[in-house]
RNA sequence: GGGUCCAUGGCCAAGCGGUAAGGCACGAGGUUGCAGCCCUCGGAUCCUGGGUUCGAUUCCCAGUGGGCCCU
Numbered sequence: 001g002g003g004u005c006c007a008u009g010g011c012c013a014a015g016c017g018g019u020a021a022g023g024c025a026c027g028a029g030g031u032u033g034c035a036g037c038c039c040u041c042g043g044a045u046c047c048u049g050g051g052u053u054c055g056a057u058u059c060c061c062a063g064u065g066g067g068c069c070c071u
Base pairs, nucleotide, nucleotide: 001070002069003068004067005066006065007064010024011023012022018054026042027041028040029039030038047063048062049061050060051059
């Protein structure tokens, strides 16, 4: 320098055009003599900036960061 894959709450991780699952952790409440277990509830600018679209986490372009391959 070229190619390719990835980037989603604190962590892991689904979703692949119609308004963001789940688990762990955390916070609140219930329960308990206290705590733990258990039950209920709560929280996401979807890496950044543009574009396409009625509508974008999802498609396109550029950038940033990371992994792998080639030279």
This is a predicted structure of a 71-nucleotide RNA (transfer RNA) from an archaeon. The RNAcentral record of the sequence draws on ENA. Model confidence (mean pLDDT): 83 of 100.